[in-house]
Context: one part of a larger RNA
RNA sequence: AGCAUGUGGCGGAUGUCUAGGCGUUGAGAGGCGAUGAAGGACGUUGGAACCUGCGAUAAGCUUCGGGAAGCCGGUAACCAGGCAAUGAUCCGAAGAUCUCCGAAUGGGGAAACCCGGCUCCGCAAGGAGUCACCUGCACCCGAAUGCAUACGGUGUAGGAGCAAACCGGGCGAACUGAAACAUCUCAGUAACCCGAGGAAUAGAAAGCAAACGCGAUUCCGUAAGUAGCGGCGAGCGAAAUCGGAACAGCCCAAACCGGACUUCGGUCCGGGGUUUGGACACCAAUAUGGCACAGCGGAAUGCGUGUGAAUCGUCUGGAAUGUCGAAUCACAGAAGGUGAGAAUCCUGUAGCACGCUGAACGUGAGCCUAGGUGAUCCAGAGUAGCACGGUGCUCGUGGAACUCCGUGUGAACAAGGGGGGUCCACCCUCCAAGGCUAAAUACUCCUCAACGACCAAUAGUGAACCAGUAAGGUGACUGAAUGAUGAAAAGUACCCCGAUAAGGGGAGUGAAAAGUACCUGAAACCGCAUGCUU
Numbered sequence: 001a002g003c004a005u006g007u008g009g010c011g012g013a014u015g016u017c018u019a020g021g022c023g024u025u026g027a028g029a030g031g032c033g034a035u036g037a038a039g040g041a042c043g044u045u046g047g048a049a050c051c052u053g054c055g056a057u058a059a060g061c062u063u064c065g066g067g068a069a070g071c072c073g074g075u076a077a078c079c080a081g082g083c084a085a086u087g088a089u090c091c092g093a094a095g096a097u098c099u100c101c102g103a104a105u106g107g108g109g110a111a112a113c114c115c116g117g118c119u120c121c122g123c124a125a126g127g128a129g130u131c132a133c134c135u136g137c138a139c140c141c142g143a144a145u146g147c148a149u150a151c152g153g154u155g156u157a158g159g160a161g162c163a164a165a166c167c168g169g170g171c172g173a174a175c176u177g178a179a180a181c182a183u184c185u186c187a188g189u190a191a192c193c194c195g196a197g198g199a200a201u202a203g204a205a206a207g208c209a210a211a212c213g214c215g216a217u218u219c220c221g222u223a224a225g226u227a228g229c230g231g232c233g234a235g236c237g238a239a240a241u242c243g244g245a246a247c248a249g250c251c252c253a254a255a256c257c258g259g260a261c262u263u264c265g266g267u268c269c270g271g272g273g274u275u276u277g278g279a280c281a282c283c284a285a286u287a288u289g290g291c292a293c294a295g296c297g298g299a300a301u302g303c304g305u306g307u308g309a310a311u312c313g314u315c316u317g318g319a320a321u322g323u324c325g326a327a328u329c330a331c332a333g334a335a336g337g338u339g340a341g342a343a344u345c346c347u348g349u350a351g352c353a354c355g356c357u358g359a360a361c362g363u364g365a366g367c368c369u370a371g372g373u374g375a376u377c378c379a380g381a382g383u384a385g386c387a388c389g390g391u392g393c394u395c396g397u398g399g400a401a402c403u404c405c406g407u408g409u410g411a412a413c414a415a416g417g418g419g420g421g422u423c424c425a426c427c428c429u430c431c432a433a434g435g436c437u438a439a440a441u442a443c444u445c446c447u448c449a450a451c452g453a454c455c456a457a458u459a460g461u462g463a464a465c466c467a468g469u470a471a472g473g474u475g476a477c478u479g480a481a482u483g484a485u486g487a488a489a490a491g492u493a494c495c496c497c498g499a500u501a502a503g504g505g506g507a508g509u510g511a512a513a514a515g516u517a518c519c520u521g522a523a524a525c526c527g528c529a530u531g532c533u534u
Stems, first nucleotide, its partner, number of pairs: 001533009015519001016484002020455002022452007029444002031162002039101003042055003046079002049075003061095006070083003106115003116131006133159008166197001167195004177184001181231001207214002218245004228236002249436003252380001256271006277378003280374004289368003293364001295363003302356006311326003315322001327344002329333001335347003385409006392402001395421001416431005471478002491518001494506004
């Protein structure tokens, strides 16, 4: 030095566990904010720090309700001092207070700071209130400039900012693919911007269809990777129909009538009316059905609070929930805890009661609703269409309809007009140029409940632990690690060695040292002892 065995150290794998995650389902909620939000700074307990709570009334103040014997938040004890059956601490609801920054809004500013005006109170120190901008409406004042208008001002109402995704719109890439690349694709995606709601959008046919018919929209399945588009390359890619989910329809403008005003052109208001077109005239009829909503009554459900059955002995053991023996409850044998597997020990669970919530329905002031025939009147104009340039559709300019923009041009008026994929005829179908509309659908920052052939500390969130922390970076930003004594601290009194240390030897606690470098304690690695080999 090597090998082997034994015994230690170091180390923290493995096993077991869970305080944290992940996912799904159901229900709720879907907003907060100038009455100052989200997010922060600084303070705040008798005693240092951090977290939590709170705001100079500062781990809190008031009232009501619940509840019950202890309490003065956590790490986290200790000291001091208090509160509580005159009901504290705690829980729920409502109210008060709520420094400074922050949309931040009196002005400024390098956020949490600096400096003001006015009114009122106060001897003063100081205190209370108020003072940003924009928009709508009402009003005042009032230039160049006569009437006006602009500017300026007053009052009043609203806005502003934040927030995870979902939604509508605006703007809009590139990598990539095409085995290169330019049309094309990625993709109207990402990013950015604006706006709204609990959903949003769309929506009651100038629609589809096809010679039969249907009857708003949305979503799912199908049709179908079809018809098509396409350097006919790569690729892109419908619709009708059919089957389902859910169903809901309405209101203006105009004609006509009335009123007010009028510069006599008309304007405004009310009725009427809205595609089964209407007005108007005539004929017939006086029925039926429906809508919205304040209040009151009102089931289920949900939430909150309360109540809520039934076990003893023996043995082992440190400990009984285990064994054995004998019982009990069950609309409760879900689960968790308790010194080892507990229906009957504790918290609970099923059920029940009360309070709040609250649909249908009832009651209730309001409102709407039918036919036929007719010469006349009305039925959305710089619109439809067309040309040029674009755009969206499966459609890349094509024979290119249809949709929507820009520029120009520019109709008809129901004997009219649009569409049915150039165009024309016939036929069919619908009525543009005004508006509203629940449900079925999308999503989850958040709350509650339940579940999992989900993870179990290099896993699962980045984060089980004071984590978006420590740390890094000028900055945008990047971004960790660290869980487990024991049933209970009973956390080793006392003695000895040592330096008044660390550490150790006794002794003691404990079931066991498991001794806070603490469950188990693998390997690498490092010792010691013995044997063998060289």
Molecule: large-subunit ribosomal RNA, domain I
Organism: Phycisphaerales bacterium